[in-house]
Predicted 3D model of a 74-nucleotide RNA (transfer RNA) from an uncultured Lachnospiraceae bacterium. Its Rfam family is "tRNA". Rfam links the family to the GO term triplet codon-amino acid adaptor activity. Rfam describes the family as follows. Transfer RNA (tRNA) molecules are approximately 80 nucleotides in length.

This record gives sequence, structure tokens and C1' cells, in this order.
RNA sequence: GGAACGGUAGCUCAGCUGGGAUGAGCGUUCGCCUCACACGCGAGAGGUCAUGGGUUCGAGCCCCAUCCGUUCCA
Repeated sequence: GGAACGGUAGCUCAGCUGGGAUGAGCGUUCGCCUCACACGCGAGAGGUCAUGGGUUCGAGCCCCAUCCGUUCCA
């Protein structure tokens, strides 16, 4: 330098064929339980969907550019 894949909650990741951030597990806060802790149960908080633009009535999802990470080629 070229190519492929990826970037969504604090972490690991789903998200199908464009129409609800609808999120899951772990973590965290509060409550219940317990003499107490752990486990368990219930509830809550937490998101610019990497950034900017475009298409569309409507974008996490489609298109373009840029940034970052991994792998491969040279």
C1' cells in the first nucleotide's frame, strides 16, 4: 500500500427482510430473604447504535467518505 471482517449499555454480544433501543448474559443500585454474608427473588438506573454526509415517509440495518481494531496479501 491492497483486501476481508468488525465498532450497539461499564464488559461480552444479539438485533432476521428498513417500521419498538424490544434488548440478553455478566456487572452496578435499591428492596425482599438471612443473626450476617453468599445464593436466590423482585424492581431500577445506565445507549449520540464509531464520526460526518446521502437515499427514504421512515436507517443500528442500504450507499459514500473518514477514524479505530483484528486478520490476510504484498